Description
This is a predicted structure of a 375-nucleotide RNA (Bacterial RNase P class A) from uncultured Amaricoccus sp. Of the family's consensus pairs, 96% are formed in the model. The RNAcentral record of the sequence draws on MGnify. The prediction has a mean pLDDT of 76. Its Rfam family is "Bacterial RNase P class A". By type it is a ribozyme.

RNA sequence: GAUGGCCGGGUGGCCGCGGGGGGCGACCCUCGAGGAAAGUCCGGACUCCAGGGAGAAAUGGCGGCGGGUAACACCCGCCCGGGGCAACCCGAGGGAAAGCGCCACAGAGAGCAGACCGCCGGUCCGCGCAAGCGGGCGGGCAAGGGUGAAAGGGUGGGGUAAGAGCCCACCGCGCUGGCGGCAACGUCGGCGGCAUGGCAAGCCCCGCCAGGAGCAAGGCCAAAUAGGGACCGCGCGGGCCGGCCGCAGGGCCGGCCCAGGGCUUCUCCCGCCCGAGUGGUCCGGGUUGGCUGCUAGAGCCCGUCGGCGACGGCGGGCCCAGAUGAAUGGUCACCGGCGGCGAAAGCCGUCACAGGAUCCGGCUUACAGGCCAUC
Numbered sequence: 001g002a003u004g005g006c007c008g009g010g011u012g013g014c015c016g017c018g019g020g021g022g023g024c025g026a027c028c029c030u031c032g033a034g035g036a037a038a039g040u041c042c043g044g045a046c047u048c049c050a051g052g053g054a055g056a057a058a059u060g061g062c063g064g065c066g067g068g069u070a071a072c073a074c075c076c077g078c079c080c081g082g083g084g085c086a087a088c089c090c091g092a093g094g095g096a097a098a099g100c101g102c103c104a105c106a107g108a109g110a111g112c113a114g115a116c117c118g119c120c121g122g123u124c125c126g127c128g129c130a131a132g133c134g135g136g137c138g139g140g141c142a143a144g145g146g147u148g149a150a151a152g153g154g155u156g157g158g159g160u161a162a163g164a165g166c167c168c169a170c171c172g173c174g175c176u177g178g179c180g181g182c183a184a185c186g187u188c189g190g191c192g193g194c195a196u197g198g199c200a201a202g203c204c205c206c207g208c209c210a211g212g213a214g215c216a217a218g219g220c221c222a223a224a225u226a227g228g229g230a231c232c233g234c235g236c237g238g239g240c241c242g243g244c245c246g247c248a249g250g251g252c253c254g255g256c257c258c259a260g261g262g263c264u265u266c267u268c269c270c271g272c273c274c275g276a277g278u279g280g281u282c283c284g285g286g287u288u289g290g291c292u293g294c295u296a297g298a299g300c301c302c303g304u305c306g307g308c309g310a311c312g313g314c315g316g317g318c319c320c321a322g323a324u325g326a327a328u329g330g331u332c333a334c335c336g337g338c339g340g341c342g343a344a345a346g347c348c349g350u351c352a353c354a355g356g357a358u359c360c361g362g363c364u365u366a367c368a369g370g371c372c373a374u375c
Base pairs, nucleotide, nucleotide: 001375002374003373004372005371006370007369009335010334011333012332013331014330015329017032018031019030020029021028022027034353038364039363041362042361043360044359045358046214047213048212049211051270052269053268054267055266056265059210060209061208062207063206064078065077066076067075068074079093080091081090082089083088094205095204099203100202101199102198103197116145117144118141119140120139122137123136124135125134126133127132153171154170155169156168157167158166172194173192174191175190176189177188178187179186180185218292219291220290221289228283229282230281231280232279233278234277236275237258238257239256240255241254242253243252244251245250260274261273262272263271299318300317301316302315303314304313305312306311336351337350338349339348340347341346
């Protein structure tokens, strides 16, 4: 220097606070915040929205491969790319030769590439004894310079008037075959002269996964006021056509057809439920209260076995907050760390971040100081 893990004031007395147990009682016994209890960012358990099945769309998320797990965006192992002398670290790590879009500034040109400087030869003019120099015209060139995050493969050689995958070797890229690996992928060979710039934390495409709301869920008991509910009887729909009555709006009669609405975004299937009015009978009703949900659980510790590991199997032991105007505090003594004073003995001050609210598994963030292990 790197990585991983742990502690994070200790012991005792006294007085208090909250839960549980015992006692007729006085009182006694016992338990009482965290590694993050936090952010509420993921994944679940549980509860309700009657239930189940199939499909689709939208929206959101995820994205190398294999494994672990109840599950995950977490963890483990590996692959690939990048960084580091190294231990090790980082990566939203599918698709850019399906399409659309964007590529600021600078620059001649930013995607149908591009002659600004430059290089080359031809011709004309001027200068010069000449070699050559300067200028004009019309051509060739993407090698060099310059701009940029990025300039249409890279390096070297050949070639050429100068150049250029124009040709060759290696590398890269694409296609393809063998071998190794469960796979991601690696490695060796053959072919292709190069076509395919970048961005998908822009739209999009591909694959996979997802119903919603949440313990103020939900259940029970309940004072008062207002409203309510169930069962039984009666009874009622819409459209079209025709006829009759009527000045008309409309009314009556007959016939035919269709049946409605709801059940977690839509469709289909199974299944289920349902209306306004009126009469009667019966039952109750639920807020700011109380109880419950509520804490024994994917639990913790030890041992052993399997596995590189995450983790899993087996055996033994343990019980570890359940409050709700919401407890977890104060004080004394001794010890510890840090700071200050002091020559010393000692004295004084102080103790990181923070703090339950249904419960678990993760991630992220905060954290004075200290310890351990490996490299």